[in-house]
RNA sequence: AGAGUUUGAUCCUGGCUCGGGAUGAACGCUGGCGGCGUGCCUAAUACAUGCAAGUCGAACGGAGCUAGUAAUAGUUUAGUGGCGACCGGGUGCGUAACACGUAGCUCACCUGCCCUAGAACGGGGGAUAACCUGCCGAAAGGCGGGCUAAUACCGCAUAAUCUUGCUAGACGUAAACUACAGCAAGGAAACUUACGGGGUUCAAGGAGGGGGCUGCGGCCCAUCAGGUAGUUGGUGGAGUAAUGGUUCACCAAGCCAAUGACGGGUACGGGGCCUGAGAGGGUGACCCCCCACACUGGAACUGACAAACGGUCCAGACUCCUACGGGAGGCAGCAGUAAGGGAUAUUGGGCAAUGGACGAAAGUCUGACCCAGCAACGCCGCGUUGAGGAUGACGGCCUUCGGGUUGUAAACUCAUUUUCUCACUGACGAGGAAGGACGGUAGGUGAGGAAUAAGUCACGGCUAACUACGUGCCAGCAGCCGCGGUAAAACGUAGGUGGCAAGCGUUAUCCGGAUUUACUGGGCGUAAAGCGUGUGCAGGCGGUUGUGUAAGUGGUGUAUGAAAUCGCCGCGCUUAACGUGGCGGGGUUAUGCCAGACUGCACAACUUGAACCCAUCAGAGGGACGUGGAAUUCCGGGUGUAGUGGUGAAAUGCGUAGAGAUCCGGAGGAACACCAGAGGCGAAAGCGGCGUCCUGGGGUGAGGUUGACGCUCAGACACGAAAGCAUGGGGAGCGAACGGGAUUAGAAACCCCGGUAGUCCAUGCCGUAAACGAUGUAGACUAGGCGCUGGACGGCUCAACCCGGUCAGUGCCGCAGCAAACGCGAUAAGUCUACCGCCUGGGGACUACGGCCGCAAGGCUAAAACUCAAAGGAAUUGACGGGGGCCCGCACAAGCAGCGGAGCGUGUGGUUUAAUUCGAGUCUACACGAAGAACCUUACCUGGGUUUGACAUACAGCUGGUAGGGACCUGAAAGGGAACCGACCGCAAGGAGGCUGUACAGGUGCUGCAUGGCUGUCGUCAGCUCGUGCCGUGAGGUGUUAGGUUAAGUCCUGUAACGAGCGCAACCCUCGGCAGUAGUUACACGUAGUCUACUGCAACUGCCCGUGACAAGCGGGAGGAAGGUGGGGAUGACGUCAAGUCAGCAUGGCCUUUAUAUCCAGGGCUACACACACGCUACAAUGGCCGGUACAAUGGGUCGCCAAGCCGCAAGGCGGAGCCAAUCCACCAAAGCCGGUCUCAGUUCGGAUUGAGGGCUGCAACCCGCCCUCAUGAAGUCGGAGUUGCUAGUAACCGCCGGUCAGCCAUACGGCGGUGAAUACGUUCCCGGGCCUUGUACACACCGCCCGUCACAUCAUGGGAGCUGGUCACGCCUGAAGCCAGUGGGCUAACCGCAAGGGGGCAACUGUCCAAGGCAGGGCCGGUGACUGGGACGAAGUCGUAACAAGGUA
Repeated sequence: AGAGUUUGAUCCUGGCUCGGGAUGAACGCUGGCGGCGUGCCUAAUACAUGCAAGUCGAACGGAGCUAGUAAUAGUUUAGUGGCGACCGGGUGCGUAACACGUAGCUCACCUGCCCUAGAACGGGGGAUAACCUGCCGAAAGGCGGGCUAAUACCGCAUAAUCUUGCUAGACGUAAACUACAGCAAGGAAACUUACGGGGUUCAAGGAGGGGGCUGCGGCCCAUCAGGUAGUUGGUGGAGUAAUGGUUCACCAAGCCAAUGACGGGUACGGGGCCUGAGAGGGUGACCCCCCACACUGGAACUGACAAACGGUCCAGACUCCUACGGGAGGCAGCAGUAAGGGAUAUUGGGCAAUGGACGAAAGUCUGACCCAGCAACGCCGCGUUGAGGAUGACGGCCUUCGGGUUGUAAACUCAUUUUCUCACUGACGAGGAAGGACGGUAGGUGAGGAAUAAGUCACGGCUAACUACGUGCCAGCAGCCGCGGUAAAACGUAGGUGGCAAGCGUUAUCCGGAUUUACUGGGCGUAAAGCGUGUGCAGGCGGUUGUGUAAGUGGUGUAUGAAAUCGCCGCGCUUAACGUGGCGGGGUUAUGCCAGACUGCACAACUUGAACCCAUCAGAGGGACGUGGAAUUCCGGGUGUAGUGGUGAAAUGCGUAGAGAUCCGGAGGAACACCAGAGGCGAAAGCGGCGUCCUGGGGUGAGGUUGACGCUCAGACACGAAAGCAUGGGGAGCGAACGGGAUUAGAAACCCCGGUAGUCCAUGCCGUAAACGAUGUAGACUAGGCGCUGGACGGCUCAACCCGGUCAGUGCCGCAGCAAACGCGAUAAGUCUACCGCCUGGGGACUACGGCCGCAAGGCUAAAACUCAAAGGAAUUGACGGGGGCCCGCACAAGCAGCGGAGCGUGUGGUUUAAUUCGAGUCUACACGAAGAACCUUACCUGGGUUUGACAUACAGCUGGUAGGGACCUGAAAGGGAACCGACCGCAAGGAGGCUGUACAGGUGCUGCAUGGCUGUCGUCAGCUCGUGCCGUGAGGUGUUAGGUUAAGUCCUGUAACGAGCGCAACCCUCGGCAGUAGUUACACGUAGUCUACUGCAACUGCCCGUGACAAGCGGGAGGAAGGUGGGGAUGACGUCAAGUCAGCAUGGCCUUUAUAUCCAGGGCUACACACACGCUACAAUGGCCGGUACAAUGGGUCGCCAAGCCGCAAGGCGGAGCCAAUCCACCAAAGCCGGUCUCAGUUCGGAUUGAGGGCUGCAACCCGCCCUCAUGAAGUCGGAGUUGCUAGUAACCGCCGGUCAGCCAUACGGCGGUGAAUACGUUCCCGGGCCUUGUACACACCGCCCGUCACAUCAUGGGAGCUGGUCACGCCUGAAGCCAGUGGGCUAACCGCAAGGGGGCAACUGUCCAAGGCAGGGCCGGUGACUGGGACGAAGUCGUAACAAGGUA
């Protein structure tokens, strides 16, 4: 520091995700040790039990105990009294606040214990607990009577610098008033002692602590915009330690708020902690400071301090005890329990240390604290050995079977002992003796022995680490992209490897990466984003010069910013973590001084910004009132007759009651042709005949005036197309809705005929738009060129015209620059300034709820749950288009012959079957694999056999009458048995052969989507690429485009391209001409020709004319056997279709092994209601039949072709010559020609079907062959929609040959020759293809993509009659405790008084306030709810086709 992910690829935008760090963590697997830390984040839920605050006998009286005979002494402590209990410890409920932080103020205050220094401690009195006694109560507890003490309580005396009042009163601006001075009044104490002291009172000061006030700072929501009655202020009381509406009475009407009041939500705040380069963001566990709270709520008492965690009173909820009458309680102290929860420890030891309370002290108390225990919860450290050790052992895993790897790893040898175990020793912490919970711990010494100690996660990319097996879109994985559908480096397991390591992973959360909220540090033409436009208050910003000031700003000093933390440098634990010392750092802080540039402020001035005056100019700028002609429609009349109108074509409609057409007249409404322009005006919306009136803005020109008066603008206000709404008019044309006609599968549309609202006017609403330049307003600066509009000027001129510069406006092109690109480019999207508005992934959502506006429709403002990994912009290459241009092809057209109908053959589907083996499936499967299924073939079925096998190789063993043959028996055969015969090589051993056994064979079993090879197809189409250069950020482009031309990317020219490769062409074969050579078996019988074979020549736009660009070429011509590639063939670029083939062959993997192998017999592949494909034969007279007669070429033949001759009607038979073939044979070609017959008919057409008789092949023709003869004689009379081939020796017609093959279902296929046409105007259309261009939301590429309803499932959410909960105040009623106030009948030790009585106190009662409760209505926020609305998501559902191409109506 970045990476992955949108695309076919690219650049950009943009989100999501990852690598890092962190944690009070939890979970999974695992776990040796130590140090230092940390440990209920949830229920401020409820708590059993124990402990956590006491102490003082040197304040007091008793009582008990001990010692003593006693006096007395000692000791214990229930009570009185003092001090403490307000600290320490816990928690984070509440609190958005002067609560906290920081800086100040307090002349508005308090302060126990402590310190300093000063004064005083004189003299009296009355009670009361304990105790004794009586009584009540279950208890808790209480009441009455009697006694007693004090440092308890109460008077008196004295007293100041104390308090109060009065007088006077410096400093201070002044006042209140203060210091200070005087006078008057008031107010204190406690004693004890061991005589050292301790304690008490008053006053002053200090230290530390606290109360109050203020500036500034730090959360979210404006879908919270107005709030407030003690509210704001005053006067006077009250209250307090003290200011203050703190409280009360009266008076005034203020006070707060967009610089966010009020309300709602959330939350203790800070030091700090985590992260980050920083700025920031997040956080507030542990430690420290502050605050708040102590079951919930309220209240006061005591006290120096409390509205008091382990005090009191009251109310409430809860729990417990109870004798039912009443009582008791408060772990958010330490442990611990239950509960909740993913989750958080011991009912431990000690006061030894530190600190605290009390005490004079000893000391007591202290769950503060110090320790220990539990937990890998975190951080840090250590260990689980080190060295040597190759036959690279065994085992595992992989393997191409050779080996590789685990791996020096192990074993083994040597060495060591941190750790471990045992034994011994043994601290510091304790400042001068003793005293240590931790602790017999840490540490030390010795002994023993490699001994006691490794896991976890990952291994497709990001990201470091790969193989095998299993699984087969299953099981599963997954942070993102994504893996898994039979060869998974992604699942599971194993081996191996990588990372980290006593841990490793996962989950959760935070920061980072994310410049993805942008202060540092982003954007807004098209990606998200400029308000529709203007006016303009607040706010922000502001021209030139000078003077002053010093708020901002800069500098410097001071104070403060607790400690800890952090950084640096040291030090201490063996190191580190940790601890500790010093220094530093840390701020929107306060304040003094200095500076005076810039900003601000004040003052003075200026003219360039702005505005005004004058003159002049253009204009559909706005409003009102008039007015004009053309056209449409309607009405009246005339002429006139059958149609008109409308469309792709029609129909509805109108018309014989007279339309349409045409002429005349009239009515009414709306809009203003030409002019008219990329023109003008306006802020925008918008504005168009002409005239008049009223009125806004703008330009130009020269001078003058004011003197910064300016720019922008949240809120606000105004204007604001169309549609729509309200009321009233108007209504010609047009025309939503609606009716009808068409179209269509449908047609709720597009087209047509009608037609209401509306469109028009007036008035008032609405307030939106792709309100767009998708570009806010204002200003400045930055090359040019070409137009248009308006103005004034200069030159020329009499003038027009023309030329030149200039200001304002409006367009086009373009430099620099900018931009992701497209593009923008003085009218900026360039370079800057000021201000405003807006954006932050897509969907949900221009939505819901709430609020505001509106008559309504609706508008403005505007979320969340949930869901996706993208959504998007620009450009690129393709593909595609019912886009365009150019051009090809039997593509169409023009022709000829067919197919589709019939019968038959063959193939396929389907069906059937025991089996009907398998494959091939648009073109590119279907007379295809198959160039030959009766058995065989054969792969299928049934049945019968065999199991090292029908076949190969290797090893081991066995084998001599062995291998082999084999009558005969059995059997359907295979097979089984079997008399008998009987070998080979080798001197021998042995070999060969056979048998047995082990390895293995075998498989037409699967996968053509694991493959090789081969093939089909686009397509014999003209294309497909590369190197270098150039252009582009890049994908990529250029070249290959363009102008011509060609069959051709063929060639020429041009050209940021220049060249090259694979294709095209040519080179090859064949046919056609000629020449040469050779001629057998060919032929005219001779070597001449035909012919055959071989070798050459010939054709190249070479020549001429025209045309073309002086080109390439094209048109015509000559010559020539052949002319512009002469005909045909072979030859198939980069690639496409996961095209075809595992069944031709080969081959990986999988499966099978007494069977999926193999042998045999029989059957099947030949089935048959049907459907399709390829063919044959026909339907006849251009024909059929009969007779005669003429002319080929290719190719084949010895298990073969087979002559002559003879037999048979024939198929064929007999026969055997010839031929291994230019020699012999099949071999007669047929159509044709000549003659005859038939005469239009289901025929003398047609031949299916069937019967009978024969022939041939073959082991065998039943299933299931071919041929012959006789007989039979079906459909069919030229074929619907549709569809195929062919452009010349072609189509069509005619026969012949061949392969396969015993034979043949061949009408197929491959060839051969014979006869031998028609037509092509042309490229609009169909199909396919090529090039250029255009659009695209397609890229699996139009057989693409994709939208909406409906149906089903799931999820979240809005509305909803309601139901229910929380919370917040308000109104009324009741009103505890308590403070305060009042009342006076009651009670009453101290003081006064001789007394009566008084003073004071207590109780009681009343009142104000008030917690809580009750009644009633309401605000806000939840939960739930029949039903309902839309939304999201889901592999295959339904209906249509809206969008993307002109998407078929842009």
A computed fold for a 1450-nucleotide RNA from a metagenome, annotated as small-subunit ribosomal RNA. Rfam family: Bacterial small subunit ribosomal RNA. RNAcentral holds the sequence, with entries from SILVA.